This record gives sequence, structure tokens and C1' cells, in this order.
RNA sequence: CCAGAGGGUCGGGCGGCCGCUGGAACCAUGGUUCCAGAGGAAAGUCCGGGCUCCAGCGAGAAACGGUGCCGGGUAACUCCCGGCUGCGGCGACGCAAGGGACAGUGCCACAGAAAACAAACCGCCUCAAUUUAUUGGGGUAAGGGCGAAACGGUGCGGCAAGAGCGCACCGCGCGGCUGGCAACAGCAGCGGCACGGCAAACCCCACCGGGAGCAAGACCGAAUAGGGGUGAAAAAUGGGUAAUUCUCGUCCUUUUCACCCGGGUUGGUCGCUUGAACGCACCGGCAACGGCGCGUCGAGAUGAAUGGUCGCCCCGCGUCGCAAGGCGCGGACAGAACCCGGCUUACAGACCCUCUGGCCCU
Repeated sequence: CCAGAGGGUCGGGCGGCCGCUGGAACCAUGGUUCCAGAGGAAAGUCCGGGCUCCAGCGAGAAACGGUGCCGGGUAACUCCCGGCUGCGGCGACGCAAGGGACAGUGCCACAGAAAACAAACCGCCUCAAUUUAUUGGGGUAAGGGCGAAACGGUGCGGCAAGAGCGCACCGCGCGGCUGGCAACAGCAGCGGCACGGCAAACCCCACCGGGAGCAAGACCGAAUAGGGGUGAAAAAUGGGUAAUUCUCGUCCUUUUCACCCGGGUUGGUCGCUUGAACGCACCGGCAACGGCGCGUCGAGAUGAAUGGUCGCCCCGCGUCGCAAGGCGCGGACAGAACCCGGCUUACAGACCCUCUGGCCCU
């Protein structure tokens, strides 16, 4: 200097005038002053919770759904951190569909001789016949072809030619030892030297799992018609028991279930922002994170506020100029609605840190 990998920050600021919302103080009761006012994703609604309600998250089973290597973090998670294994990359690093194919079922199109306990198209060796370039029998799966994938790989020996047929190394299987909390890794030994792949196919195994949701819910006020009809069941053989079904247990009750017609309310207040919160420093830990101390209070709207305008500054590009500087253009994705922890997606531009590969100079 070029190319790349991982992580982080900003993505607008200041001032004047006018306007809007919330809070605080004052007071002349509708005004003055002060403070604050849309994000890193507010988005998607994909996970997990807090909170609220459901005649008890009661116990067990079935069914359904979710997760799937090991250890740690967290309120919890399908999240995060650290590690292992596999794959990709020269590398820094990235990705993961990460339990089970010997419980069972199913699929592997086409091509090919043959696609699972399969198989001989070309070829190689050998025997016989024979019109001398053909046919038939036997052996073979090393070479070639087909295919995503062909019943181990490389080499040497052996054989009529071949083949784990034998041997060496690798691979595979079965014990053992060492290291590690573990996933797993390494070492040595013995071997019949070999019945593939797909489970993000059905399935099996292990673990986990009430539902609905702020339009939850509570209170106040106001109004109407404590309305009408049909059918079924019953005196416990009823209903509820948490998406579904069953059993046990338990709770409620003179009722329970289903359908149809009609009327009233559509107002206000709370919920509503002090939080598993944030910032700084120290300690523990590889880290995620945790502990202690100090400090801060950063929107609460309700048809939905957080704006308009002017000027200056900031960043980028182009142009003029020796320069200072001038002129012009542009500045992304995008708006809270109960709150929080994640994940995913979108994003013009600017900056910082660490690491990898290559080239050049010293």
C1' cells in the first nucleotide's frame, strides 16, 4: 500500500421566533416560570418472561406441541458465553440440518449389468469347436463405463487372470490404559477384515409444556326491557376442574346445555411508567455474567402530542481558486401506545479497535 475477518460508536448539534403534550412550583383559577418530550432497530409478532383475569397451574395417563453434543450464565428461553465434533476457507474466521438407521415402516427417479444381505455391459484369463475371426462353456470383479452414491483405500506379493487371497500402513469393529467435570482426544493391543444413504421422511428415545391477553383487568357514572321464544336432560346418573380425552380427588348448585329474536351502554378515571432500569469505579470470572459502593430519573399520548420557520455548525460529492476560501448538490432505514430479555429483517454515510493474507522498502 492492497485485499479480507471479527467487534464497537455515531447516524445529527446549537440558537431565535411561533405552536403542541406531560410534570413541578407559584398564584390573580387560567396564567407565569422551569424541566423533559419518538429508535438502534420503535419494524416482524418469531421465542421467553413480568403483570392481569379465568367456580384451585390438584394428581396420574393418553394425545398434541416444543427442544435435542458438553459445561456455564440468566427471571426464563429455541437466547448468550466457553468448549467438543463435523463441514467450508491459504488464513483470521464462518456455518451446523449436532440423540437413534441393529425397534419397525418407507424412499433412493432417470441412467446403469446391478441401488441392499444386489450384480456382469465392455473387458481380462482359460478350455473346446472352427470357414481364421467368430461362437459356446468355465473363472473373475483388479481396469473401463453408467450414476449423487456401486459391499473399504494406497502399495507390494501372489494367481491362469484376479480378489483382504496374504502382508504393511490407513480405515472399521471389540476390549484396555492415559488426560479432561464432560462432550471428547490420544496411545497400545486383538481381529471375522465389512449388511449403504435419507429421520428439516413417518417413527423411537430423553427432557420441557395450563389458557387468554392492556381491546387483560378494576372502579365511577348513565341508561334500558331484573326482555321474549324453542328444544333437550335431571333431582344427582347435573355442572366446573384450564387448548383435547379419560381416571382419581375436589369445588359449586334447584339447575344445566344449545339455538333464535329484540333493547340499553359505546362516557370518565385508574392500569400508565421507579424498572429482573441506566451510568461510573472497584472486586471475582477466559467470557457471558455476578457482587459491593456512588450517582441519575431521560415520553405517557388516547383519532392519538414530541412540530413549523430562519440562521449557523457537522459529514460526503462536484466545481472554481496558488491558498485561504467561495458556489452548487446530497445526508439512509424509518415513528412509542403495558413493560422487559433476546432473535430476525432494513439501513445513505462517517469513525474507532483487534486480527489474517499478499506486495514493497528498511
Bacterial RNase P class A from an Alphaproteobacteria bacterium, 362 nucleotides, folded computationally.
It was read from a public genome assembly, where an Rfam model found it.
The coordinates come from a structure-prediction model, not an experiment, and the mean pLDDT is 76.
Its Rfam family is "Bacterial RNase P class A". From the family's description: Ribonuclease P (RNase P) is a ubiquitous endoribonuclease, found in archaea, bacteria and eukarya as well as chloroplasts and mitochondria.